[in-house]
Context: one part of a larger RNA
């Protein structure tokens, strides 16, 4: 000076990105408990009291023929210690928001999460030699199962909901018309021969699926507008006008895990508050199963306040042990 420990006046988060880390709490018993809330929770909520040993005593209760041993609940008087759940072991705790409903899983060896899963929903494929898949085939898996099935995708408990768009891509159906391979067809042609005929070329017709078409489909990929002007102060425009669109963002929600300008403006909280919390709406660039808003419980998630407690601090000290150092 390091590492591991123990101790500390006064103060108690002033440290710090953040209370990281230590402290504190911690077990029975009694008493006693809020908002919320899916009535099951919340909850060991929160906050208290009390525990050692020695007498007396009540009631109860297990063995035993009894004596008597032993349990279990009280009520009362007394003792001693700095301390009596005397060590060990052995929940801090409260509020408020986000996010994921939960319990589960997950980067073996830098991330356990708001990520995955998940009960629930929805769409779509399969009628069984099922459709999906793995194999060249045989087969095999699905499934010794049969649409209350099984495969694929999407969302993700639960409550209250899921708007508008089918132009574009995809996807299902449609088949009158165009288009359109080989392949059918042979009009005419060319070579060559005297020719017969060989060999080549070929127009018209005909010819599927598929594309152009026509139609449905958005819990199928996706998409949901702009400019002017208007009320008897100002302002604002419920309202009128025009341009496009396939349709112009509905409900909720909104400076958000989304707001650049922003430390936006108000309000609460501090003496002070880029952060929180509530409120407005100017949403740069939220918005309804790439699901919107809610939300009890639940989380080694995250944000922000307070209570307690502390060597994180202010501001280091002292001791113990192990090393370093220095001699040997």
């Nucleotide at each position: 000076c390091u590492a591991u420990g123990u101790u500390g006046a006064a103060g108690g988060a002033a440290c710090u990105c953040g209370g990281c880390a230590a402290a504190a709490u911690a077990c029975c018993u009694c008493c006693g408990u809020a908002a919320g809330u899916u009535c099951g929770c919340g909850a060991g909520a929160a906050g208290g009291a009390g525990g050692c040993c020695c007498g007396g005593u009540u009631u109860c209760u297990a063995g035993g023929c009894a004596a008597c041993u032993g349990g279990a609940a009280g009520c009362u008087g007394g003792g001693g210690g700095c301390a009596c759940a005397a060590a060990c072991c052995a929940g801090g705790g409260g509020g408020u928001g986000g996010c994921g409903a939960c319990u589960g899983u997950u980067u073996a060896c830098u991330a356990a999460a708001a990520a995955c899963a998940c009960a629930g929903g929805g769409c779509u494929c399969u009628g069984c030699g099922a459709a999906g898949u793995c194999g060249u085939a045989a087969g095999a898996c699905g499934a010794c199962g049969u649409a209350u099935a099984g495969g694929g995708u999407c969302u993700g408990a639960c409550g209250c909901c899921u708007g508008c768009c089918c132009g574009g891509u995809g996807c299902u159906g449609g088949a009158a018309g165009g288009u359109u391979a080989a392949g059918a067809g042979g009009a005419g042609g060319u070579g060559u021969g005297c020719a017969a005929g060989c060999a080549c070329u070929g127009a018209a017709u005909u010819g599927a699926a598929g594309c152009c078409c026509c139609a449905g489909u958005a819990a199928a990929c996706g998409g949901c507008g702009g400019c002017c002007g208007u009320a008897a102060c100002u302002a604002u425009a419920a309202c009128g006008g025009u341009c496009c669109u396939a349709a112009g963002g509905u409900a909720g929600c909104g400076a958000a895990a989304u707001u650049c300008c922003u430390u936006g403006u108000c309000g609460g909280g501090u003496a002070a508050g880029u952060u929180c919390c509530g409120a407005c709406c100017u949403g740069c660039a939220c918005g309804a199963a790439u699901g919107g808003c809610g939300u009890a419980a639940c989380g080694a998630c995250u944000u922000c306040c307070c209570c307690g407690c502390u060597g994180u601090c202010u501001c280091c000290a002292a001791c113990a042990u192990a090393g370093a150092c220095u001699c040997a």
Annotation
This is a predicted structure of a 328-nucleotide part of an RNA (large-subunit ribosomal RNA, domain IV) from a seawater metagenome. Its Rfam family is "Bacterial large subunit ribosomal RNA". Its family is annotated with structural constituent of ribosome and ribosome in the Gene Ontology.